RNA sequence: AGAGUUUGAUCCUGGCUCAGGACGAACGUUGACGGCGUGCCUAAUCUAUGCAAGUCGAACGAGCCUUGGCUUGCCAAGGCUAGUGGCAGACGAGUGAGUAAUACGUGGAUACCUACCUCUAUCACGGGAAUAACCCACCGAAAGGAGGGCUAAUACCCGAUAGCCUCGCUUGCGAGUAAAGGUUUAGAGCAAUCUAUUCCGGGUAGAGAGGGGUCCGCGCGCCAUCAGCUUGUUGGUAGGGUAACGGCCUACCAAGGCUAUGACGGCUAGGGGGCGUGAGAGCGUGACCCCCCACGAGGGCACUGAGACACGGGCCCUACGCCUACGGGCGGCAGCAAGUGGGAAUAGUACGCAAUGGGCGAAAGCCUGACGUCGCGACGCCGUGUGAGGGAUGAAGGCCUUCGGGUUGUAAACCUACAUUAAAAAGCACCGGCUAACUACGUGCCAGCAGCAGCGGUAAUACGUAGGGUGCAAACGUUGUCCGGUAUUAUUGGGCGUAAAGAGUUCUGUAGGCGGAAGUGUAAGUUAUACGUUAAAGCCUCCGGCUCACCCGGAGAAAGGCGUGUAAUACUGCACUUCUAGAGGUACCUAGGGGUAAGCGGAACGUAUGGAGUAGGGGUGAAAUCCAUUGAUACCAUACGGAACACCAAAGGCGAAGGCAGCUUACUGGGAGUAACCUGACGCUGAGAGACGAAAGCACGGGCAGAAAAGCGGAUUAGAUACCCGCGUAUUCCGUGCCGUAAACGAUGCCUGCUAGAUCCAUGGGCUUUUAUGCUUGUGGGUCGAAGCUAACGCGUUAAGCAGGCCGCCUGGGAAGUACGGUCGCAAGGCUAAAACUCAAAGGAAUUGGCGGGAAUCUGCACAAGCGGUGGAGCGCGUGGUUUAAUUGGAUGAUAACCCAAGAACCUUACCCAGGCUUGACAUUCUGAUGCAAACCCUGUGAAAGCAGGGCUCCUUCGAGGGUUCAGAACAGGUGUCGCAUGGCUGUCGUCAGCUCGUGCCGUGAGGUGUACGGUUAAGUCCGUCAACGAGCGCAACCCCUACUGUUAGUUGUAUCACUCUAACGGGACUGCCCCGGUAACGGGGAGGAAGGUGGGGAUGACGUCAAGUCGGCGUGGCCCUUAUGCCUGGGGCUACACACACGCUACAAUGGCCGGUACAGUGGGUCGCAACACGGUGACGUGAAGCUAAUCCCUUAAAGCCGGUCUCAGUUCGGAUUGCAGGCUGCAAUUUGCCUGCAUGAAGUUGGAAUCGCUAGUAAUCGUGGAUCAGCUAUGCCACGGUGAAUACGUUCUCAGAUUUUGCACACACCGCCCGUCAAGUCAGCAAAGUUAGCACCACCCGAAGUACCCAAGCUUGCGAAGGUCCUAAGGUGGGGUUAGCGAUGAGGAUUAAGUCGUAACAAGGUACCA
Repeated sequence: AGAGUUUGAUCCUGGCUCAGGACGAACGUUGACGGCGUGCCUAAUCUAUGCAAGUCGAACGAGCCUUGGCUUGCCAAGGCUAGUGGCAGACGAGUGAGUAAUACGUGGAUACCUACCUCUAUCACGGGAAUAACCCACCGAAAGGAGGGCUAAUACCCGAUAGCCUCGCUUGCGAGUAAAGGUUUAGAGCAAUCUAUUCCGGGUAGAGAGGGGUCCGCGCGCCAUCAGCUUGUUGGUAGGGUAACGGCCUACCAAGGCUAUGACGGCUAGGGGGCGUGAGAGCGUGACCCCCCACGAGGGCACUGAGACACGGGCCCUACGCCUACGGGCGGCAGCAAGUGGGAAUAGUACGCAAUGGGCGAAAGCCUGACGUCGCGACGCCGUGUGAGGGAUGAAGGCCUUCGGGUUGUAAACCUACAUUAAAAAGCACCGGCUAACUACGUGCCAGCAGCAGCGGUAAUACGUAGGGUGCAAACGUUGUCCGGUAUUAUUGGGCGUAAAGAGUUCUGUAGGCGGAAGUGUAAGUUAUACGUUAAAGCCUCCGGCUCACCCGGAGAAAGGCGUGUAAUACUGCACUUCUAGAGGUACCUAGGGGUAAGCGGAACGUAUGGAGUAGGGGUGAAAUCCAUUGAUACCAUACGGAACACCAAAGGCGAAGGCAGCUUACUGGGAGUAACCUGACGCUGAGAGACGAAAGCACGGGCAGAAAAGCGGAUUAGAUACCCGCGUAUUCCGUGCCGUAAACGAUGCCUGCUAGAUCCAUGGGCUUUUAUGCUUGUGGGUCGAAGCUAACGCGUUAAGCAGGCCGCCUGGGAAGUACGGUCGCAAGGCUAAAACUCAAAGGAAUUGGCGGGAAUCUGCACAAGCGGUGGAGCGCGUGGUUUAAUUGGAUGAUAACCCAAGAACCUUACCCAGGCUUGACAUUCUGAUGCAAACCCUGUGAAAGCAGGGCUCCUUCGAGGGUUCAGAACAGGUGUCGCAUGGCUGUCGUCAGCUCGUGCCGUGAGGUGUACGGUUAAGUCCGUCAACGAGCGCAACCCCUACUGUUAGUUGUAUCACUCUAACGGGACUGCCCCGGUAACGGGGAGGAAGGUGGGGAUGACGUCAAGUCGGCGUGGCCCUUAUGCCUGGGGCUACACACACGCUACAAUGGCCGGUACAGUGGGUCGCAACACGGUGACGUGAAGCUAAUCCCUUAAAGCCGGUCUCAGUUCGGAUUGCAGGCUGCAAUUUGCCUGCAUGAAGUUGGAAUCGCUAGUAAUCGUGGAUCAGCUAUGCCACGGUGAAUACGUUCUCAGAUUUUGCACACACCGCCCGUCAAGUCAGCAAAGUUAGCACCACCCGAAGUACCCAAGCUUGCGAAGGUCCUAAGGUGGGGUUAGCGAUGAGGAUUAAGUCGUAACAAGGUACCA
């Protein structure tokens, strides 16, 4: 210090998440030791038991015990103690409920008090009456109480004294108010006691120290969906009360006091020193320790006292608990332990007063759950250990592996030394990215993981396990919370044109904030300095003590605040005096749909009346509803009516905005310019507030021509509650009053100053000239642009630039501008304005693509123009489907379907049935056995394979080697699976003209430029221009065939020569030449030429797309089978058949069929072959057989054509399917299931619906020929060959496909995209809701304990006073509204949930532009 996450990619905005630190923690796994700390955050719930506040005999009497003395009931000493008395129980200890100020912090102030302590001064004299304890007797279960009697004091009372204090008179008098003694020692005395003395106490007054009370300034949470609050309230007078001021309380008088600088109300909360974090500013927090406050079961109250309204004191009420003899009593762990309960969760019913501190005491001492220690808990921090040195065969085992090895790993074993010897010590998390650390197996969108984005659907470094590794380490992770990162609330340090954000206007203007020039004063702000304070602890620095550290001690520093004094005076403020540049006024002049009211006008429209006139009109994409023979539409005339104002008119004008348009008049607001005459800062902004505010809407009253929500009808449509058409009401218009909102937009608040210009328009002024030119200066309205700004787009003197002032607003998306509350409104609704829940995005600008029922340009047998087909029939063939034991498998729009398959009867063959084999049909290796070949031959069995048996027999160095066989082990084998793990190959876009790179330049970047623009081309072909210059893959050319020709050579061609021909090398064509157009490229025309503008054809297929096809051609990874998913064999199947589709063949006939005659090719093939010829057969073919390993021989008669004949329009002499019979050929075999021949049979079919295919020239059409595969053939297929040989193209509107540019986009899996709403289902949270339950505070009334004060009978006595009463008042009761929370039938909406329903609203002109 940053990182991940929105996108195909980019920049920005913006949220979410992570890495760090911390904790009074908890949970999971694990757990050796020590030190120092720390430990009920929840129920301020309830508590058994023990302890936590007593002490003093030197204040007092008494009792008891011990000892002693003796007078035997007395004395003395010592001890113990209930009581009286004193001091302390107001501290210490706990807790944080309440409290937003009677609190706390800080700095001041004084109307006050102060026991114990210190100091000073002074006093302490004389009397008295009681009462506990104790004794007697009594009540009660107890707690306790009451009566009688005795007694002491440092208890109580009276008197005396009195320099302070109080009071009264008055300037020095008067009156009033105190006290307590005890102890030690010495002396005297018989003793009591006295005198002196020591120490401890007592009274009064003053002072101090420390402590406290009270008051003031400032600081110190959230909510304005809390805006008004207040009657002791605010002040005064008098009195009371208090330690003390004061409405603190009472009476009377006045009507005040607080509040937007937030009163009042609600919610939350003890405050501070500090603590955590942070660079800091801040933010969060208030455990432990220290200070303060508050509280002590809930509530009220006073007493005592120096101090309390009192945790371990009292009284009362309430709730709860305990005891009880039922009459009545007792209790308060938020002290230390402990228990119960609650909870995720927090310890022992320990020891000691030895230390420190506290209370009492003269002291000894006693008390002290304060405290000091121990115990429990890895709860935290710090420290230590679990060994050290050597040790390679790199052991075994594990894991991985390319099978070679690697790794665990010096790790272990083992050795040595030391240590302790009683024993002895490592885990946890993680390993896809952020983030250090990787492999294997298992699993297969399952199980699971996950902080975020996201992993998992058969090769998961993300799940689980293992090995290995990384990080921490007696811990490690998880969860929770806080700060940080987050400049994501922005003071430091953000924004608002389009991302969230400028209010509709700023017209008037309140509070507030800010404010021109000069001078004087002041010194509030400001600055400097000095002093005081800012407790200690803590933080920081230095030094020191525990072996170090944590921890502790000492010293220092710091402490931004507050207070006081002094000084300064630039700036701000305040007071005063001036000024004119801001602002305003005055004078003159000026443009304008600025506003209000009244009047007037013409065009159009509708209606009415009349005329004239006849069959239609109207409307649409096309129609219909509708109007019209009762006379429409169209035309003319007249009348009436309402609304709006063509042309001018504009990028134009005016207004604060909304908005404003015929003409005239009246009234009226604002603006600009010029002059520099007047005022003299009078200014700017503006929270609230007021005013205005389109359209629609509302109320009342008018008006209504046209238009027109709703509604009705006609169309369209699958539907059409729409778009289109015909009607049509509210409304639109006027008056008055509401409403108060708009994409009220420049999506841009107002004001001031500064910062290049160019140009246009509107309207003023000045100068000038040739009087309508030019220059110049204002104001307003536009466009383009320097600098600058901006994420970019863009803005740019009319800023979104540079600055200042003021206001408004924003803080992820959705829920939601919604709910609730308040307020305004007649209503509709407006303003204000959340949360739960949910998502990891939502968004802005720009980029590249793709897409569009967007645009432009261009190309193609794409359409059009033509020719011939397909779709109908029969047959062939392929596919789907169905069937089947099997009908093997793959290919499926274009880009599958005569495709893989250039040949399924067996084989092929992968499928089915059956019979067999198991190291195997095939390869390599090893071990053991086998002296023996194997092959081959024979026999049996069998459908065959196979099984069983027999025969023959090799080389040799005699080792048993090669080989064979048998057994065994590695392994073979698989057309089993995944083409979505792959290589290779292929199809397609497409032979379309595109696709890229280097350097440079532009851009923050994705990216652009180059490759754009203008021409041209078949072409990113070429030319010109250009921030581009070059280059690559494509195009073209180079290659092959062909058309012409030359040369050479010629066998088997030719009788011979030539030619043709054959086959090798050349030539030829390049827009080269001419004309025209053009800058050029190039285009048009022409000549010559066999061929002319790439001559024709082929091969050749850029970057890429379709997870396209192929694991079944082949290779290959993973998985699977292993007496079978391998191998062999026989038979069957792949040939099935109601159907559907694709591709073909043959036809439907006369441009034809049949018969006879007759002419002309080229490519190929042939010895397991092609076969002449002859003979036989009607024929397929057979028999014999020459020739040919091929320019020689054969296949091989080409056919259409031509000539002649016949048929005469018919289901035919067309057509040939189907079937029967008889034959031929191949082959081991022709039944399933071959081809061919002859005879006979003679089906459908008479030119084919919607739709659809091919082809632009030697092409289509038509005619035959050859070949591969192959024994044969299903070939009508495929690949080749030649013969005959057309028609048409105006053209690019439309269909399809493609290219380039541009435009829009919410698409990027890219339109087969995206996406909206209702309905149906599940889940969740919130809202409303008749009501219901509970809490809180309040108001009124009733009742009213304890208690202070007051009144007062008895009594005592002159102010006390039991009973009683009065005021106040806790709790309680009744009623009332307020507020908060829970539940709530039901209701409406919201969110969410792989594959529900209906439609298609939005994104492209989204198919009716969209939106408010």

The RNA shown here (small-subunit ribosomal RNA) has 1412 nucleotides and comes from an uncultured bacterium. The sequence is in RNAcentral, with records from ENA and SILVA. The prediction has a mean pLDDT of 84.